[in-house]
A computed fold for a 73-nucleotide RNA from Bodo sp., annotated as transfer RNA. It matches the Rfam family "tRNA". Rfam's curators write: Transfer RNA (tRNA) molecules are approximately 80 nucleotides in length. Rfam classes the family as a transfer RNA. The coordinates come from a structure-prediction model, not an experiment, and the mean pLDDT is 80. The RNAcentral record of the sequence draws on ENA.
């Protein structure tokens, strides 16, 4: 450099195979407490980018970007 495969969702690690985007941890507020810890209650934050298909796309299709792995040179 060329080819192939897998992946990109919340601050982090991950679910989610066409119909309200979730969990755990973390964070913020409140309750409890001698205490900012533990426990309980509540809250905010996310679908890599651009198109296409569809009544409807995180999901299907095309292109791009980035990460990891394999092959060739």
């Nucleotide at each position: 450099a060329g080819g192939g495969g897998a992946g990109a969702u919340a601050g982090u690690u991950c679910a989610g195979u066409g119909g309200c985007a979730g969990a755990a941890c973390a964070c913020c507020a409140g309750a409890u407490u001698g205490u900012g810890g533990c426990u309980c209650u509540g809250g905010a934050u996310a679908c890599c980018c651009g198109g296409g298909u569809u009544c409807g796309a995180u999901u299907c299709c095309c292109g791009g970007u980035c990460u990891c792995c394999c092959c060739u040179a």